Model confidence (mean pLDDT): 89 of 100. A computed fold for an 83-nucleotide RNA from a soil metagenome, annotated as c-di-GMP-I riboswitch aptamer. The sequence is in RNAcentral, with records from MGnify.

Formats: sequence, structure tokens, C1' cells
RNA sequence: AAAAGGCAAAGCUGGUGAAAGCCAGCGACGCAAAGCCACGGGUCUACAGUCGGAAAUCCGACCACGACAGCCGGGCUACCGAA
Repeated sequence: AAAAGGCAAAGCUGGUGAAAGCCAGCGACGCAAAGCCACGGGUCUACAGUCGGAAAUCCGACCACGACAGCCGGGCUACCGAA
């Protein structure tokens, strides 16, 4: 540079969750690890909890035990091939 393929953004529909998000179908923005893992950083949400607001099932602030691997780093694994 090829060949065989692979994954699937946004959006729509249904489900699930307090939410962030996740799952399935349709769909492709892109991805050589856009395969897997929350170890470090970062980002998102705030049920519960704490505090405050005269009171409150309301409002606000703080906060992961929640989430994001298609934010970065790291760990493990991996097709083809000039090599």
C1' cells in the first nucleotide's frame, strides 16, 4: 500500500435506572485496538447521607458507594502485511 473482515457516534423506537448512563433494534460520525480492565488523572450524575432555608414529601450547598474505556495515561490480549 493491500486483502478478509470488525466495531458503531449522533438520531429514532422500546426497555431499565433517582439521574448520569446502560441494554436491544434500526442507523453510520468516525475508529488499527472505538477489544477487555475503573489502577492513576479527568469529566458527568446526586438516590441515600450531612448541613442550611420558620416548616416541608419543597429548594439550595457538599458528597460517590454510581457512571464514562469513543477524555488522557496505564495494564492485558489481538487479524493481515512491506516488514